Notes: Model confidence (mean pLDDT): 86 of 100. This is a predicted structure of an 82-nucleotide RNA (c-di-GMP-I riboswitch aptamer) from an uncultured Geobacteraceae bacterium.
RNA sequence: GCCCGAUAAUGCCAAACCUUCCGUGAGGAAGGGACGGAAAGUGACGGAUCUUCAGCUUGAUGAAGAUAGCCGAGCUGCCGAA
Numbered sequence: 001g002c003c004c005g006a007u008a009a010u011g012c013c014a015a016a017c018c019u020u021c022c023g024u025g026a027g028g029a030a031g032g033g034a035c036g037g038a039a040a041g042u043g044a045c046g047g048a049u050c051u052u053c054a055g056c057u058u059g060a061u062g063a064a065g066a067u068a069g070c071c072g073a074g075c076u077g078c079c080g081a082a
Base pairs, nucleotide, nucleotide: 004080005079012037013036017032018031019030020029021028022027035069041075042074045072046071047070048067049066050065051064052063053062054061056059
């Protein structure tokens, strides 16, 4: 240094749910709250799921979106036991 990841250290993030706001919607933002997370940092590249619109052969197809805490791959990064 790489792999790897602890009953270690230091800090970090924050599911469900509640409140307010934004969005036709999937969802998002803020506050509260912790189920969890070693990339739960970052970005929609591939797959997946979901939404809206078009379509009309009624679930194929197309367009625009959402999810990074669904999976894979990419970029970046803290600590250092076995």
The sequence was found by an Rfam model in a public genome assembly.